């Protein structure tokens, strides 16, 4: 680095260093000397992974307990994260709507909306 699922419209701050960027990339458009990145102490959001724990269902002739199922908690561990929808928007492709030409309908071009996807994050598995 690559593959493979799932998720991405919520949520979450102080310090102290450091100094000029930074939001992945391109087109916007924002954020930053009322200190950017980036380290560092401490908080916090979450519920991916592991782990306690609580019910319910199930298994054998029955009871109970273990595996395993489902479903609700906790946050102890391992990650992550704490402007803005993954800031929007962009290979493709599939529907609506207007609009140009026409009596109509079909096509064809140009806009915008929805959708699905593409690309990115994270998390879990794996070669």
């Nucleotide at each position: 680095c690559c593959c493979u699922u799932a998720u991405c419209g919520a949520g979450a701050g102080a310090g102290g260093g450091g100094g000029a960027g930074g939001g992945a990339c391109u087109g916007g458009c924002c954020c930053g000397a009322u200190g950017a990145a980036c380290c560092c102490u401490c908080g916090g959001c979450a519920a991916c992974c592991g782990g306690c724990c609580c019910a319910c269902a199930u298994u054998u002739c029955c009871c109970g307990c273990g595996c395993g199922g489902u479903g609700a908690g906790c946050a102890c561990g391992g990650u992550g994260c704490c402007a803005a929808u993954u800031c929007c928007a962009g290979a493709a492709a599939a529907g609506g709507c207007g609009c140009g030409c026409g009596g109509c309908g079909g096509g064809c071009g140009c806009g915008c909306c929805u959708u699905u996807g593409a690309a990115g994050a994270u998390a879990a598995g794996g070669a």

SAM riboswitch aptamer (S box leader) from a Bacillota bacterium, 127 nucleotides, folded computationally. Taxonomically the source falls in Bacillota (Bacteria, Bacillati). The model forms 89% of the base pairs in the Rfam consensus.